RNA sequence: GCUCCGUUAGCUCAAUGGUAGAGCACCUGACUUUUAAUCAGGUGGUUAGGGGUUCGAGUCCCCCGCGGGGCA
Numbered sequence: 001g002c003u004c005c006g007u008u009a010g011c012u013c014a015a016u017g018g019u020a021g022a023g024c025a026c027c028u029g030a031c032u033u034u035u036a037a038u039c040a041g042g043u044g045g046u047u048a049g050g051g052g053u054u055c056g057a058g059u060c061c062c063c064c065g066c067g068g069g070g071c072a
Base pairs, nucleotide, nucleotide: 001071002070003069004068005067006066007065010024011023012022013021018055026042027041028040029039030038049063050062051061052060
C1' cells in the first nucleotide's frame, strides 16, 4: 500500500429497512438477625464520527477514526 472482519447500555453480545433488546453489573423493594443467595420492579443509548439513498437506516451506499486478520 491492497483486502476482509469488527465497532450498539458500565461489560459481553443480539436486533428481516418498520417501537433499539438480552445477560451480567448498578439502583429500589420483598425475604433474612445481618450479609450473600433468591424473587419483583426500575435507571441507563449521539448504534465510533460525518454525509447520502429511502415515507422510514443499527441494517443499504460513500468518506473517515480505532482494533484485529490476510496479502504485498
Molecule: transfer RNA
Organism: Simiaoa sunii